[in-house]
RNA sequence: AAAACCGUCAAGGGGUGUCCGUGCAGGACUGAGAUCACACCCUUAUACCUGAUGCGGGUAAUGCCGCCGUAGGAAUGAUAGGCCUCUCUCCG
Numbered sequence: 001a002a003a004a005c006c007g008u009c010a011a012g013g014g015g016u017g018u019c020c021g022u023g024c025a026g027g028a029c030u031g032a033g034a035u036c037a038c039a040c041c042c043u044u045a046u047a048c049c050u051g052a053u054g055c056g057g058g059u060a061a062u063g064c065c066g067c068c069g070u071a072g073g074a075a076u077g078a079u080a081g082g083c084c085u086c087u088c089u090c091c092g
Base pairs, nucleotide, nucleotide: 005082006081007079008078009077010076011043012042013041014040017029018028019027020026048073049072050071054067055066056065057064
């Protein structure tokens, strides 16, 4: 050098629940993210969706946690950068 990994660029995909509160504002929980964030996550598969008004546990409540799950589906190209290894050359 190449590959891998990271990064960059472009393009694309995705979710936004539960509870208190008449409602708004505001607050509590989990989370990267709980709608106004040009943020967050993801792009070949632990994003996310389906099965699922599923099963078990737990909670004030909820996909809150686990199972299901090596399930089925699901959005990619470029790269001249970084990193790293080997080889060669030069200097000491």
Molecule: TPP riboswitch aptamer (THI element)